RNA sequence: CAACGGGAGCCGGAAGCGACCGGCUGAGAGGGUGGCUGGCGCCGCCGACCGUCCGAACCUGAUCCGGGUAGUACCGGCGCAGGGAUG
Numbered sequence: 001c002a003a004c005g006g007g008a009g010c011c012g013g014a015a016g017c018g019a020c021c022g023g024c025u026g027a028g029a030g031g032g033u034g035g036c037u038g039g040c041g042c043c044g045c046c047g048a049c050c051g052u053c054c055g056a057a058c059c060u061g062a063u064c065c066g067g068g069u070a071g072u073a074c075c076g077g078c079g080c081a082g083g084g085a086u087g
Base pairs, nucleotide, nucleotide: 001087002086003052004051005050006049009024010023011022012021013020016040017039031046032045033044034043035042036041058083059082060081064077065076066075067074
């Protein structure tokens, strides 16, 4: 540089909404655009961010266990457990 993989949480409010408003943590928590849905979201494409075998990015176990917090986050365990994306 290119390609590929990946996630987008927690809390509160809204007589509001085609899905909004505020706050928190975090590298990132949905920035742009299009679509779907009577439930408070979901999906596609693009972008940002993180990771690519010396792999804990991320998924499963897991609505897991202990500490911690308003709750996520975070720390330790689980974990020489099973998966996981390169030229």
Source information:
The RNA shown here (TPP riboswitch aptamer (THI element)) has 87 nucleotides and comes from a Solirubrobacterales bacterium. Lineage of the source: Bacteria > Bacillati > Actinomycetota > Thermoleophilia > Solirubrobacterales. Its mean pLDDT, the model's own confidence on a scale to 100, is 81.